[in-house]
RNA sequence: GCGGGAUUAGUUUAGUGGUAAAACGUCUGCCUUCCAAGUAGAGGUCACCGGUUCGAUUCCGGUAUCCCGCA
Numbered sequence: 001g002c003g004g005g006a007u008u009a010g011u012u013u014a015g016u017g018g019u020a021a022a023a024c025g026u027c028u029g030c031c032u033u034c035c036a037a038g039u040a041g042a043g044g045u046c047a048c049c050g051g052u053u054c055g056a057u058u059c060c061g062g063u064a065u066c067c068c069g070c071a
Base pairs, nucleotide, nucleotide: 001070002069003068004067005066006065007064010024011023012022013021018054026042027041028040029039030038047063048062049061050060051059
């Protein structure tokens, strides 16, 4: 330099055009003499910039970071 892949909550991951989800973690309540465990609830997210579309996490282009391969 060229090609391919990945980027979604604090972490690990689902989600192939129509209200973004699970587990663990965080916070609050209940329970307990206290802690842990258990239980009920809450908060929190689509890497960035454009385009297509009535509507984009999803499709297209570019940028950034990481991984793999070629040279």
A computed fold for a 71-nucleotide RNA from Parcubacteria group bacterium Athens0714_16, annotated as transfer RNA. Lineage of the source: Bacteria > Bacteria candidate phyla. The sequence was found in a public genome assembly. Its Rfam family is "tRNA". Rfam classes the family as a transfer RNA.